[in-house]
């Protein structure tokens, strides 16, 4: 880096920014802004919560069924942390000033 598989999400949300390149669009790059997939964290454990650290996004398409209103299939993107030491086994290493609330457990008084 590239194929195939398999699971999950695509229902909200978010730029009249600034620069490169172009004949426009695509791109790319700064800087904002959204967003809990993976990691971490929030005592331990669900749930939920937190934009640290990865990612990613900043408003997908086709297409059936139906009057509509909803469903439903397909395609396509997006994730299944990083970074190091070993031939492997197994190891190290960094991660915020933020983290309501509720149930459960352990533990002290």
């Nucleotide at each position: 880096g590239u194929c195939c598989a398999g699971c999950a999400u695509u229902a909200a949300g978010a730029g009249u920014u600034g620069g490169g390149c172009u004949g426009a669009c695509a791109c790319c790059c700064a800087c904002g802004c959204c967003a809990a997939c993976c990691u971490g964290c929030c005592u331990c454990c669900c749930g939920g919560g937190c934009a640290a650290g990865g990612u990613g996004g900043u408003g997908u398409c086709c297409u059936u069924u139906g009057u509509a209103a909803a469903a439903g299939g397909g395609a396509a993107a997006u994730g299944c942390g990083g970074c190091u030491g070993u031939a492997a086994c197994c190891g190290g290493c960094a991660a915020a000033c933020a983290a309501a609330c509720g149930g459960g457990a352990u533990a002290u008084u």
SAM-I/IV (S-adenosyl methionine) riboswitch aptamer from Varunaivibrio sulfuroxidans, 109 nucleotides, folded computationally. The sequence is in RNAcentral, with records from Rfam. The prediction has a mean pLDDT of 75. Its Rfam family is "SAM-I/IV (S-adenosyl methionine) riboswitch aptamer". The family is grouped with related families in Rfam's "SAM clan". For this family Rfam cites "The aptamer core of SAM-IV riboswitches mimics the ligand-binding site of SAM-I riboswitches" (Weinberg et al., RNA, 2008). Its family is annotated with S-adenosylmethionine metabolic process and regulation of gene expression in the Gene Ontology.